[in-house]
Molecule: Guanidine-I riboswitch aptamer
Organism: Bhargavaea ginsengi
RNA sequence: AAACAAGUCCCCUAGGGUUCCGCGACGCCGAGUGCGCCGGUCUGGUCCGAGAGGGGGCUCACGGCAUUAAUUGCCGUGCCACGGAAGGAUAAAAGCCUGGGAGAU
Numbered sequence: 001a002a003a004c005a006a007g008u009c010c011c012c013u014a015g016g017g018u019u020c021c022g023c024g025a026c027g028c029c030g031a032g033u034g035c036g037c038c039g040g041u042c043u044g045g046u047c048c049g050a051g052a053g054g055g056g057g058c059u060c061a062c063g064g065c066a067u068u069a070a071u072u073g074c075c076g077u078g079c080c081a082c083g084g085a086a087g088g089a090u091a092a093a094a095g096c097c098u099g100g101g102a103g104a105u
Stems, first nucleotide, its partner, number of pairs: 007058006015048002020045002022042001023039002026036003029032001060078007080100001082103001086098003
């Protein structure tokens, strides 16, 4: 000094909080499947959710096989990856985003 499909989307998980639901405390009267308020130092449902977690679709590259006039189809492979602080979004937080960043090796 430096390339890479290290592409893109979806499902899920570790994890995350608290808008909504539920749960718990308190208050009110109209006494209810009520309303208000507080609590995530509430297991949860909804919700957010990984580059360095799992799975899948599409696509790309390379290789193999089959096939066509051009072509197209099928199969295989695609490794590795330590990492802040700070800021940002949403109701809020996070392994989210900045970010395979800064830095380290």